[in-house]
This is a predicted structure of a 346-nucleotide part of an RNA (small-subunit ribosomal RNA, central domain) from an uncultured Clostridia bacterium. The RNAcentral record of the full RNA draws on ENA and SILVA. The coordinates come from a structure-prediction model, not an experiment, and the mean pLDDT is 91.
Context: one part of a larger RNA
RNA sequence: CUGGGCGUAAAGGGGGCGUAGGCGGUUAAGCAAGUCAUGUGUGAAAAACCACUGCUCAACGGUGGAACUGCGCAUGAAACUGCAUAACUUGAAGGUAGCAGAGGUAGAUGGAAUUACUUGAGUAGGGGUGAAAUCCGUAGAUACAAGUAAGAACGCCAGUGGGGAAGCCGAUCUACUGGGCUAACCUUGACGCUGAGGCCCGAAAGCUAGGGGAGCAAACCGGAUUAGAUACCCGGGUAGUCCUAGCCGUAAACGAUGCUCACUAGGUGUGGGGAAGGAUAUCUCUGUGCUGAAGCUAACGCGAUAAGUGAGCCGCCUGGGGAGUACGCCCGCAAGGGUGAAACUC
Numbered sequence: 001c002u003g004g005g006c007g008u009a010a011a012g013g014g015g016g017c018g019u020a021g022g023c024g025g026u027u028a029a030g031c032a033a034g035u036c037a038u039g040u041g042u043g044a045a046a047a048a049c050c051a052c053u054g055c056u057c058a059a060c061g062g063u064g065g066a067a068c069u070g071c072g073c074a075u076g077a078a079a080c081u082g083c084a085u086a087a088c089u090u091g092a093a094g095g096u097a098g099c100a101g102a103g104g105u106a107g108a109u110g111g112a113a114u115u116a117c118u119u120g121a122g123u124a125g126g127g128g129u130g131a132a133a134u135c136c137g138u139a140g141a142u143a144c145a146a147g148u149a150a151g152a153a154c155g156c157c158a159g160u161g162g163g164g165a166a167g168c169c170g171a172u173c174u175a176c177u178g179g180g181c182u183a184a185c186c187u188u189g190a191c192g193c194u195g196a197g198g199c200c201c202g203a204a205a206g207c208u209a210g211g212g213g214a215g216c217a218a219a220c221c222g223g224a225u226u227a228g229a230u231a232c233c234c235g236g237g238u239a240g241u242c243c244u245a246g247c248c249g250u251a252a253a254c255g256a257u258g259c260u261c262a263c264u265a266g267g268u269g270u271g272g273g274g275a276a277g278g279a280u281a282u283c284u285c286u287g288u289g290c291u292g293a294a295g296c297u298a299a300c301g302c303g304a305u306a307a308g309u310g311a312g313c314c315g316c317c318u319g320g321g322g323a324g325u326a327c328g329c330c331c332g333c334a335a336g337g338g339u340g341a342a343a344c345u346c
Base pairs, nucleotide, nucleotide: 003318004317005316006315007300008299012314014201015200016199017198021194022193023192025088026087027086028085030083031082033081034080035077036076037075038074039073040072041071042070049065050064051063052062053061054060091191092188093187094186095185096183097182098181099180103177104176105175106174107173108172109171110154114150115149116148117147118146119145120144125136126135162169163168206247207246208245209244210243211242215241216240220236221235222234223233258313259312260311261310262309263308266291267290268289269288270287271286272285273284274283295302296301319346320345321344328339329338330337331336
């Protein structure tokens, strides 16, 4: 250097932006670095290979040949790659006009419910369970009504519905703001794809500081259950859950399926747009489901949203355990995270 792979067997980086690098649309004329051809020099000998041959054979040896797939130089070719030039519009981007949306940030507002407190009215129970008990209640509970306060979450709408790169996003209104889609033209003219490092984002739990604390609830305390019950069930209950600022950087971060482009039967839903004044049908662009042809697959299954057929680039795997451990280094306040072995053993 080379192989085969990565939905479920080992294996897709949690996600994005992007540096180097790798790869790169159409046309013309040019150069000749890569590439190709011819010639030439070199590629020591020995060994190895082929033929013939010498020791009776062989090992061993001799002669000749081919080969040494390489490198240098000269001349030539110009299809492909490259380089530089000129141009193009189909890739990409921009302009104009619309459209949908729980996309993001901040602020304001709202009702239902819950809990606590106050008041009214009212009496002996309530609550809880498989059954109970702990628990609450004659110091008046539960149930009912009115009022006050607080915090958190936003019922119905709601949908294999929508948006977002992912994590995720769901009351209403306002402000600021990102992305996407559609239509017809116009503009730039390859400005592209991927992306080692790097930078940024990143559920929950956890951490620091300051607030907040209704409900819920690790830990903890009781009651049950049980042989026991450090559980499942019940009554309590603190961190936490919430807010602000910062940290952590993980996950079954899942479609267990990297990104981009092209191509390959159909059928049936659903979201957003389009056409000629409107409507319907149909068609079309774009997203999202189901089913299925060919094909693929060990099978399950996948099947234009591919796991089919090809191309470019990145990441990763290489028997199980030891082990995501040890050591070292980097990051972190810590918890720990990242990188990541070996002995030994089967």